[in-house]
RNA sequence: UCUGAAACAGGGCAAACCCGUCGAAAGACGGCGACGCAAAGUCACCGGCCUACCGCCGCAUGAACGGAACGGCAAGGGCAGCGGAACUACCAGA
Numbered sequence: 001u002c003u004g005a006a007a008c009a010g011g012g013c014a015a016a017c018c019c020g021u022c023g024a025a026a027g028a029c030g031g032c033g034a035c036g037c038a039a040a041g042u043c044a045c046c047g048g049c050c051u052a053c054c055g056c057c058g059c060a061u062g063a064a065c066g067g068a069a070c071g072g073c074a075a076g077g078g079c080a081g082c083g084g085a086a087c088u089a090c091c092a093g094a
Base pairs, nucleotide, nucleotide: 001094002093003092004091012037013036018031019030020029021028022027035081041087042086045084046083047082048079049078050077055073056072057071058070
C1' cells in the first nucleotide's frame, strides 16, 4: 500500500421505541435499549435527501400604503446509519 470480515485478542459503535433537555422545524445531545455496522471513526467538498424561523412571491384589487390565514419558492439550518471524494485506525493475509 492492497485485500478480507472466516478465525484470534482487545473489544468498539448503537437503529427503532420510550423519557429528559435544546430547537420554529428538520434534527442534535443525554438516558434507556440493540436493528444492525469492518470504518456505523472524522469531515457537508460533490451529488442526493429532510426542514423553512427570517426572507421573497402568489392570493392581492381599484391612487397609494397596509393586510391575517393558506399556498409556492428558497439554506444563512440539518442528515456522515444515502452514495462519492478527503483524512485517520484494530485484527488477519499478501
This is a predicted structure of a 94-nucleotide RNA (c-di-GMP-I riboswitch aptamer) from an uncultured Rhodocyclaceae bacterium.
It matches the Rfam family "c-di-GMP-I riboswitch aptamer". Rfam's curators write: GEMM was predicted in a large-scale screen for bacterial structured RNA regulatory elements.